[in-house]
RNA sequence: GCCGGGUUGGUGGAAUAGGCAGACACGAUGGAUUCAAAAUCCAUUGCUCGCAAGGGCGUGUGGGUUCAAGUCCCACACCCGGCA
Numbered sequence: 001g002c003c004g005g006g007u008u009g010g011u012g013g014a015a016u017a018g019g020c021a022g023a024c025a026c027g028a029u030g031g032a033u034u035c036a037a038a039a040u041c042c043a044u045u046g047c048u049c050g051c052a053a054g055g056g057c058g059u060g061u062g063g064g065u066u067c068a069a070g071u072c073c074c075a076c077a078c079c080c081g082g083c084a
Base pairs, nucleotide, nucleotide: 001083002082003081004080005079006078007077010026011025012024019067027045028044029043030042031041032040046057047056048055049054060076061075062074063073064072
């Protein structure tokens, strides 16, 4: 230099003929249980505005296509593999 794969919460990791982002698990927080704990069970768990109802934003970065993009297109950054 060329080719291919990847980048999504606190962590791992789903979502593919474009249509509710964060399923599921771990972790965390609160509660139940216990003399106390472990284990187990229940609830909550991206950010932000709002008293609330509800709203806005968010998939490496910046653009583009589209009514609609994690998903398609372009450029760039970083990680992994292959070729030279």
Predicted 3D model of an 84-nucleotide RNA (transfer RNA). The sequence is in RNAcentral, with records from ENA. It matches the Rfam family "tRNA". Rfam classes the family as a transfer RNA.